[in-house]
Context: one part of a larger RNA
């Protein structure tokens, strides 16, 4: 470099916008950079290849070919690809009309529960557990009534539901806002699709700084259990979990399945839309999102199967025996833990 790969064997960046670049719709004209013929020049010799010769044979050495797949000028063709151009509209977007949506940011609110606090009522126990003990409690607990005060999450509705590019999103009510979707085709006229580097986003835990702190709760202290018990059960409890600003950039970030776009039997639920028919029960069509099966193909099997892992193409990341190691080193980000990025000796 050609060849093989990538869901579970090594292997698809955590998502996404997007810059070089690569690639790319239907159509007219022109041009000749690609492209393709023809011709001419070069492409030293030797060498390799082939056919033949000469040392007694070979090794060697000599004649002749072919080749030297390449560059250079010139003719010519004008399909494709490239460049210029005249059109189109089906791809992309813009526009109008609707209707679903925990999509997001902000502000206001509610009501069930818990812990705390006051106040009645009451009396000897509560509470955990396999069994217990720490623990609470006669200075009146638990129970139960009322009234307050705090903070966090939001039963039921709830669903292989739904939104969102992915982390992710769930009382409610309102302001501000993204997106998709159907329906009209009314504008534009290829304005596409990937995406190295780049910038953004990006669960949890963790860091700073300044609040908040019911309830869980890493550490930790205590009690059991145990041979032991730096656990699994209990009893407490700090950080944390919650707001505000600001880093961190990571996961089993998973569908373990990169985007895009075309093609390919079909059944049978869900979710959001349209058009038709109707006896108003519903039936027929059609776009789009979600799932179960299942044909053909795939597939190493288990399986996937229009939501592909089938059948093509564009464009990217990515793999190349297990350890050693995601370690050392160097960069480079970061406050800091740590993150990208990443070997080799040595060894099976």
């Nucleotide at each position: 470099c050609u060849g093989g790969g990538c869901g579970u064997a090594a292997a698809g960046c955590g998502c996404a916008c997007g810059u070089a670049g690569g690639c790319g719709g239907c159509u007219u004209u022109g041009u000749a950079a690609g492209u393709u013929a023809g011709a001419g020049g070069u492409g030293a010799a030797a060498g390799c290849c082939u056919g033949g010769a000469g040392c007694u044979u070979a090794a060697c050495u000599c004649c002749a070919g072919a080749a030297c797949u390449g560059c250079c000028u010139u003719u010519a063709a004008g399909a494709c690809u490239g460049c210029a151009u005249c059109g189109c509209u089906u791809g992309a977007a813009u526009c109008c009309a609707g209707g679903a949506g925990a999509g997001g940011u902000g502000a206001g609110u509610g009501g069930a529960a818990u812990u705390c606090c006051g106040a009645g009522u009451g009396u000897a126990g509560a509470g955990g557990u396999g069994a217990a003990a720490u623990u609470c409690g006669u200075a009146g607990a638990u129970a139960u009534u009322c009234g307050g005060a705090a903070g966090a999450a939001c039963a039921c509705c709830a669903g292989u539901g739904g939104c969102g590019a992915a982390g992710g999103c769930g009382g409610c009510u309102c302001a501000c806002u993204g997106g998709a979707c159907u329906g009209g085709u009314a504008u534009u006229g290829a304005c596409g699709c990937u995406g190295a580097g780049g910038u953004g986003c990006g669960a949890a835990a963790g860091c700073c700084a300044g609040g908040g702190g019911a309830g869980c709760g890493a550490a930790c202290g205590g009690g059991a259990u145990u041979a032991g018990a730096u656990a699994c059960c209990c009893c407490g409890g700090u950080a944390g979990u919650c707001c505000u600003g600001g880093c961190c950039g990571u996961a089993a970030a998973c569908g373990a399945u990169c985007c895009g776009c075309a093609c390919u039997a079909g059944a049978c639920g869900g979710a959001g839309g349209g058009g038709g028919g109707u006896u108003c029960g519903c039936c027929c069509u059609u776009c789009u999102c979600g799932g179960u099966c299942g044909c053909a193909g795939c597939g190493a099997a288990a399986g996937c199967g229009a939501u592909a892992a089938g059948u093509a193409c564009g464009g990217c990341g990515c793999c190349u025996g297990g350890g050693g190691a995601g370690u050392a080193u160097g960069g480079u980000c970061g406050c800091a833990a740590g993150g990208c990025u990443g070997a080799a000796a040595c060894u099976c």